[in-house]
RNA sequence: ACCUUAUUUUGAAAGGUGGAGGGAUUGGGCCCUGCGAAACCUUGGCAACCCAUGUGCUUAUGGUGGGUGCCACGUCCUACUCUUUUUUAAAGAGGAAGAUAAGGA
Numbered sequence: 001a002c003c004u005u006a007u008u009u010u011g012a013a014a015g016g017u018g019g020a021g022g023g024a025u026u027g028g029g030c031c032c033u034g035c036g037a038a039a040c041c042u043u044g045g046c047a048a049c050c051c052a053u054g055u056g057c058u059u060a061u062g063g064u065g066g067g068u069g070c071c072a073c074g075u076c077c078u079a080c081u082c083u084u085u086u087u088u089a090a091a092g093a094g095g096a097a098g099a100u101a102a103g104g105a
């Protein structure tokens, strides 16, 4: 890198190095950024999955530790299909794609 399953509207800080980009790709928007982007490091935090322990429970579940992950804006919004309505717009549902975790060959 590939496949499968689940989740994806909540939540979560500061410092250092660095020095111009970033928000997955593409298009259209919008936003963040020299009052310092990306990336890396330290500490802190959040709680989605897995493991252990364990409170507790039989339609359930705090806590602790560990392995990943995450800590602007709904996955920043939108694009494809369908439905509804007060109908050239708005709302909703489902896909596609992305991200994360676990498993697999």
Stems, first nucleotide, its partner, number of pairs: 002104007013043005021032003026079004044071003048068006075097001080094006
SAM riboswitch aptamer (S box leader) from Darwinula stevensoni, 105 nucleotides, folded computationally. The source organism's lineage runs through Eukaryota, Eumetazoa, Podocopa, Darwinulidae and Darwinula. The RNAcentral record of the sequence draws on Rfam.